[in-house]
Context: one part of a larger RNA
RNA sequence: GGACGAACGCUGGCGGCGUGCCUAACACACGCAAGUCGAACGGAGAUAUGAUUUCGGUUGUAUCUUAGUGGCGAACGGGUGAGUAACGCGUGAGCAACCUGACUCUUAGAGGGGGAUAACACUCGGAAACGGGUGCUAAUACCGCAUAAGACCACGACAUGGCAUCAUGACGAGGUCAAAGGAGCAAUCCGCUGAGAGAGGGGCUCGCGUCCCAUUAGAUAGAUGGCGGGGUAACGGCCCACCAUGUCAACGAUGGGUAGCCGAGCUGAGAGGCUGAUCGGCCACACUGGAACUGAGACACGGUCCAGACUCCUACGGGAGGCAGCAGUGGGGAAUAUUGGGCAAUGGGCGCAAGCCUGACCCAGCAACGCCGCGUGAGGGAAGAAGGCUUUCGGGUUGUAAACCUCUGUCCUUGGUGACGAAAAAAAUGACGGUAGCCAAGGAGGAAGCCCCGGCUAACUACGUGCCAGCAGCCGCGGUAAUACGUAGGGGGCGAGCGUUGUCC
Numbered sequence: 001g002g003a004c005g006a007a008c009g010c011u012g013g014c015g016g017c018g019u020g021c022c023u024a025a026c027a028c029a030c031g032c033a034a035g036u037c038g039a040a041c042g043g044a045g046a047u048a049u050g051a052u053u054u055c056g057g058u059u060g061u062a063u064c065u066u067a068g069u070g071g072c073g074a075a076c077g078g079g080u081g082a083g084u085a086a087c088g089c090g091u092g093a094g095c096a097a098c099c100u101g102a103c104u105c106u107u108a109g110a111g112g113g114g115g116a117u118a119a120c121a122c123u124c125g126g127a128a129a130c131g132g133g134u135g136c137u138a139a140u141a142c143c144g145c146a147u148a149a150g151a152c153c154a155c156g157a158c159a160u161g162g163c164a165u166c167a168u169g170a171c172g173a174g175g176u177c178a179a180a181g182g183a184g185c186a187a188u189c190c191g192c193u194g195a196g197a198g199a200g201g202g203g204c205u206c207g208c209g210u211c212c213c214a215u216u217a218g219a220u221a222g223a224u225g226g227c228g229g230g231g232u233a234a235c236g237g238c239c240c241a242c243c244a245u246g247u248c249a250a251c252g253a254u255g256g257g258u259a260g261c262c263g264a265g266c267u268g269a270g271a272g273g274c275u276g277a278u279c280g281g282c283c284a285c286a287c288u289g290g291a292a293c294u295g296a297g298a299c300a301c302g303g304u305c306c307a308g309a310c311u312c313c314u315a316c317g318g319g320a321g322g323c324a325g326c327a328g329u330g331g332g333g334a335a336u337a338u339u340g341g342g343c344a345a346u347g348g349g350c351g352c353a354a355g356c357c358u359g360a361c362c363c364a365g366c367a368a369c370g371c372c373g374c375g376u377g378a379g380g381g382a383a384g385a386a387g388g389c390u391u392u393c394g395g396g397u398u399g400u401a402a403a404c405c406u407c408u409g410u411c412c413u414u415g416g417u418g419a420c421g422a423a424a425a426a427a428a429u430g431a432c433g434g435u436a437g438c439c440a441a442g443g444a445g446g447a448a449g450c451c452c453c454g455g456c457u458a459a460c461u462a463c464g465u466g467c468c469a470g471c472a473g474c475c476g477c478g479g480u481a482a483u484a485c486g487u488a489g490g491g492g493g494c495g496a497g498c499g500u501u502g503u504c505c
Base pairs, nucleotide, nucleotide: 001505002504003503004502006501007500008499009498010497013374014373015372016371017370018369019367020366021332026330027329028328031326032325035072036071037070040069041068043066044065045064046063047062048061049060050059051058052057079285080284081283088210089209090208091207092206093205094204095203098202099201100200103198104197105196106195107194108193109192111145113143114142120135121134122133123132124131125130151176152175153174155172156171158169159168160167161166181190182189183188211257212256213255218248219247220246223245224244225243226242228240229239230238260282261281262280263279264275265274266273267272287308288307289306290305291304310321311320312319313318338364340363341362342361346360347358348357349356350355377407378406379405380404387398388397389396390395411446412442413441414440415439416438417437421432449494450493451492452491453490454475455474456473460489461488462487463486464485470477471476
């Protein structure tokens, strides 16, 4: 000198764009943050309306709502950085050892049956949370049968190729496994099942790179390898039985400390050094520890179970909870915001759609926290006014500065007008927002401070103080004329900021 997610002191007019718990991965009141589909299904209710009626009812149609069964989603999006020195990340390869819902393309198909169960009704237990029993019922829920291909399994024989185990292709014969309907007058559309390919996503393996301590020198029994098995989508001590005794290490094993990694950011001429906020990619975590279930996908932040700590309810028998989602509270701290508006846009989930949901997101609010822009007036004006300070008492300086004259209207105030962002053929649809912009009027009116002035280092005098009070980044100032302390006048620097502190280069 530059930089900052900064803080502190003094000061503070406006706008645009960003950024904002770095500390306690401390504890959390309350609200919201993941639903949706009635065009899968049986009920229930409401409204309108019709038929019938013994006037009690019974029954039909249409629309709307929906607890339950069922489907898809909830594994995305959002948060945090605790743990992790690791194939975690980065980069480059590999899988002849793998998976993939929804989407796209190709191909083949959907025949015929069955038994249940929630809802509901009745009933029982419980303070509650919730649960039990009996009876009835539907499905795109569940289960057999049929059909069966280039799918899968084992067999035979053949060809081609290779990378060791082998891979691929065609042939023969055997075994196993599918399906669901809905809407519409219909055309048709949305779905369903098997197979192949693709796109995108994921899993696994390997080379290289990835902080400090040797005042950590030896470490290791599932340990290293083999054979056989289990398990997995898949390879593998991943797990297990048996066998062998290996394996790693001064090119730093093992142990300890610290730490999420990267694209990037800061600095620097560069090499390098430092950092890993915001934004993007990957990873890990979700009160702490453990576990599996469902599913294409989780060992699952707002799912389940067990244990623990903590908090709450209780009729004392037993239950409920998890903000490192968005706001917000307490606490910690030098320190970090609103319990706001909207789904209008972008994107996501569900749905044929209408649409519903969306604290993702888009906006607004707060904060000079940062960057950038603008303003606080412009021109004229010497009797060089008054006042202040100083003086050698002549003056000098503040100083064209003010007053005064002539103007301007950025910002501001008021009024009017008023968007883009919103579209696929039309219409409709804007939280922001009556905002930005534009027009008119008003009036210099409402808007300047902070630090410094001994040298480094731009800027000097007076008074007070008297090694006191104090200053100070270094050198050093102060003990009676202090340009170094305090105040004043003057001056210098920067300017809605200026200084100080901290950290990095």
The part of an RNA shown here (small-subunit ribosomal RNA, 5' domain) has 505 nucleotides and comes from an uncultured bacterium. The RNAcentral record of the full RNA draws on ENA and SILVA. Its mean pLDDT, the model's own confidence on a scale to 100, is 86.